Glycine riboswitch aptamer, 82 nucleotides, folded computationally.

[in-house]
RNA sequence: CAGAACUUUGGAGAAGCCCAUGCAAGUGGGGGCCGAAGGGGCAAGCGAAAGCGAAACUCUCAGGCAAAAGGACAAAGGGAAG
Numbered sequence: 001c002a003g004a005a006c007u008u009u010g011g012a013g014a015a016g017c018c019c020a021u022g023c024a025a026g027u028g029g030g031g032g033c034c035g036a037a038g039g040g041g042c043a044a045g046c047g048a049a050a051g052c053g054a055a056a057c058u059c060u061c062a063g064g065c066a067a068a069a070g071g072a073c074a075a076a077g078g079g080a081a082g
Stems, first nucleotide, its partner, number of pairs: 001082001006077005017030005032065003038061001039059003045052002
């Protein structure tokens, strides 16, 4: 120089949906909706080809749709690898 883990603060969207079962917690089923954990797709470009190839775009597998939790990302701190 570089900037990982970690800490603090901020942090969006979308039904507290319906049915069955159950004392309850929960479990099973049904269509609807959201994108900002994670995951998949691709433009230019590279390549003889296969293929490689970014995102806050796109898909919605996963996740989510009161609060809580989670939360990309941002700011401040922090300082690992190199």
Of the family's consensus pairs, 89% are formed in the model.